[in-house]
Molecule: c-di-GMP-I riboswitch aptamer
Organism: Halanaerobium kushneri
RNA sequence: AAGCAAAAAUAGCUAAGCAUUUGUAAAAAUGCGGCGCAAAGCCAUGGACCCAUUCAGGGCCGCCAGGCUGCCAGA
Repeated sequence: AAGCAAAAAUAGCUAAGCAUUUGUAAAAAUGCGGCGCAAAGCCAUGGACCCAUUCAGGGCCGCCAGGCUGCCAGA
């Protein structure tokens, strides 16, 4: 220096569920809520999964990989 990463601190995000809205649907947005998360920040690039459909699409990264970026700290 790089990698792994316990503990601590300041912050952050937010599962399920509920309400409203959008959508054929999957699902998404907002509010409440908080299962949890060191990337549970972003990207749909490859798989997986879901919807829809008869071939063109849509969803999802808090499923597994990959890419980019980011806060503190040092057993």